[in-house]
Context: one part of a larger RNA
């Protein structure tokens, strides 16, 4: 000199963009942060209608709304933190003939026949509660069995290729699937009718191919300190076989062998999330890893598996522990390192706000619902940037202050005064600007289709949707009016005098200053520097 997630002191007008729990991974009141689908299913409640029944109600039927439960998808993402980790954790480059991949795209084939339950509901029992148990009824895209098998999987044989690991082709045998929903429809069949079969469209379902995306595993190289840590290791190192896994492998196990690592630092100890980057520096380098982005790890502490395409799962389950809460003392409940907020510790770090309008995510055919992700607002000079606190003229060089050699000098064109301007702030008006795409309705033209239904693609028209916000911005009004401080002035280092004090009080980054003329302490005037900041402290280069 530069820098900072800074703090402290004095001071403080406005705006834009950023940024804000670095310490106790300490404890947490309260609210919210993951739901959605009735176009998978049976109910229940409510509303409306009803040529059936009926005096009405009830009943029966139709339509609609809401939904606890079964079921599906999601909940493994998004969000937080850096405790642990010196490790294939990360970075980079490879390997996988040793692997998996829901939703999505692509291509081929299929979607058949049956069955038994169970929640909800009704009912009973136990319990303070949390909740639990029994009996009875019922549905499905829930569950189970059979059929079929273009592929696929397993076994065997033959052939081809071969990098000798295996791959491909053909044949034979064996194993293994599925679920429907919604919209529309002329004929035919069933049916009293409704409707169904049937046809068709969309979505879904099953088996398989290829892809995309995401991941698992393995390897080369790279990046901390310590030798006042020198030897370490029995699943240890390798082999055979088996088990296990999506998959290789001592990953696990049985047996066999005795190996494996190490001064190019093993083992131990300390410290630490890693990287893109950031700061500094001419560079080389040094330091650092907050915000943003990628990866990893963790979720009260320790352990474990279940479900699932994916977890050994932040707001799932089980066990143990500590802590806290409820209790009828028998027993239960909980997990903010999500967003706000609170206590504590600390030099120190914000609103218990608004909205799903945008972007993105989950569910849904869609309307739409959910989303403390996100978009915004609020607070903090915490940082960067911009603007303002007026401009021009104005000498009796006014008054006052300070100094003085008492003549004057200086503050100083500074003020007053005159003429202007109108940024910001203030008031008033305009401003539903932009941020909007999408969606719905309705036309036109295509596609599928038997079809002028329906569905779907493209393209027009119309309607509707804004938290921020009456904000940004624009215009007008008034009036210099509301808006300057901080530090320094001995040398380094730009800037000097007076008074007070008298080695005292004090200053100080280094040298040093102060003991009666202190440009170094304190005050004042003046000056210098920076400026909504200025200094100090801490840390890095």
């Nucleotide at each position: 000199g530069a820098a900072c997630g800074a703090a402290c002191g004095c001071u403080g007008g406005c705006g834009g963009c950023g940024u804000g729990g670095a310490u106790u991974a300490g404890g947490c009141a309260u609210g919210c942060a993951a739901g959605u689908c009735g176009a998978a299913c049976g109910g229940a409640a409510c509303u409306u209608c009803u040529a059936g029944c009926u005096u009405u109600u009830u009943c029966g039927g139709a339509a609609g709304u809401u939904u606890a439960g079964u079921g599906g998808c999601g909940a493994a993402a998004g969000g937080g933190u850096g405790a642990g980790u010196a490790a294939c954790a990360c970075g980079u480059g490879g390997g996988u003939u040793a692997c998996c991949u829901g939703c999505c795209c692509u291509a081929g084939g299929g979607u058949u026949c049956g069955g038994g339950a169970u929640a909800a509901c009704c009912u009973g029992u136990c319990g303070a509660a949390a909740g639990a148990c029994g009996g009875g009824c019922u549905a499905a895209u829930a569950c189970c069995g059979g059929a079929u098998a273009c592929g696929u999987c397993c076994u065997g044989c033959a052939c081809u290729u071969u990098u000798c690991g295996a791959a491909g082709u053909g044949c034979a045998g064996g194993g293994g699937a599925a679920a429907g929903a919604u919209g529309g429809g002329g004929a035919u069949c069933c049916g009293u009718a409704a409707g169904g079969a049937c046809c068709u469209a969309u979505c879904a379902c099953c088996c398989u191919u290829g892809g995309a995306u995401g991941g698992g595993c393995c390897c080369g190289c790279g990046g901390c300190c310590u030798a006042u840590c020198a030897g370490c290791u029995a699943g240890u190192u390798g082999g055979u076989g088996a088990g296990g896994u999506a998959a290789u492998g001592g990953c696990u196990c049985a047996c066999c062998a005795a190996g494996g690592c190490u001064a190019a630092g093993a083992c131990g100890g300390g410290u630490a999330g890693c990287u893109g980057g950031u700061c500094u520096g001419a560079g080389a380098g040094g330091a650092u890893g907050g915000u943003c982005a990628g990866c990893c790890a963790c979720a009260c502490u320790g352990g474990g598996a279940c479900u699932g395409a994916g977890a050994c799962a932040c707001u799932g389950c089980c066990c143990a522990g500590a802590c806290a809460c409820c209790u009828a003392c028998g027993g239960g409940u909980g997990g903010c390192u999500g967003c706000a907020g609170u206590c504590g510790a600390g030099a120190a770090u914000c609103u218990u706000u608004c909205g799903c309008a945008a972007u993105g995510g989950g569910g849904g055919a869609a309307a739409c619902c959910c989303u403390g992700a996100c978009g915004a607002c609020g607070c903090g000079a915490c940082g960067c940037c911009g603007c303002g606190u007026g401009g021009a003229g104005g000498a009796u060089g006014a008054a006052g202050g300070c100094c003085u050699u008492c003549g004057g000098g200086u503050u100083g064109u500074a003020a007053a005064c005159u003429c202007c301007u109108g940024u910001c702030a203030g008031c008033a008006g305009g401003g539903g600007a932009g941020a909007a795409c999408a969606a719905g309705u309705u036309g036109u033209c295509g596609g599928u289709g038997a079809a002028u239904a329906a569905c779907u693609g493209a393209u027009g028209a119309c309607u509707u949707u804004g938290a921020c916000a009456g904000u940004a911005c624009c215009u007008g009004c008034a009036g210099a009016g509301g808006a300057a401080g901080c530090c320094a002035c001995g040398g380094c280092u730009a800037a000097c005098u007076c008074u007070g004090u008298g080695c005292c009080a004090g200053c100080a980054g280094c040298c040093g200053c102060g003991g009666u003329a202190a440009u170094a302490c304190a005050g004042a005037g003046g000056u210098g520097g920076c400026a909504a900041g200025c200094g100090u402290u801490g840390u890095u280069c």
Molecule: small-subunit ribosomal RNA, 5' domain
Organism: Candidatus Omnitrophota bacterium